[in-house]
Molecule: SAM riboswitch aptamer (S box leader)
Organism: Candidatus Zhuqueibacterota
RNA sequence: AGUUUAUUAAGAGCGGCGGUUAGAGGCCUGGCUCGUUGACCCGCCCAGCAACUUGUUUGCGAGGCGUUGGAGAAACCCUCCGACAAUCUUGGGAUAAAGUGCUAAAUCCAGCCCCGCUUGGGGAAGAUAAAUU
Repeated sequence: AGUUUAUUAAGAGCGGCGGUUAGAGGCCUGGCUCGUUGACCCGCCCAGCAACUUGUUUGCGAGGCGUUGGAGAAACCCUCCGACAAUCUUGGGAUAAAGUGCUAAAUCCAGCCCCGCUUGGGGAAGAUAAAUU
């Protein structure tokens, strides 16, 4: 960098310091907001959000292995119904902020399609995560 899958109307700083200077909100367009009271961006610090990955945990659920009771013609085996301790896998819950990520406005709104009047539905593109090439 590409591909696939999932999520994307929730949440959380307009924080502090230093730098830079006129734009910024992904690309293009139309809006609309933010911005010399210094936004955006860069560096440092502090704070916070979040369950994608990972770790820990669980009187939770399911399944496998094992033991055991009963039934089936049958000692073992096999099938069915229950119970049991440990272990493994998996789903859910809780938790850590560990790996990222994120902390104006719905991904700020719309554009393409359907329905019809909008937090309607779908798509494209973007963003984030995981896997993979």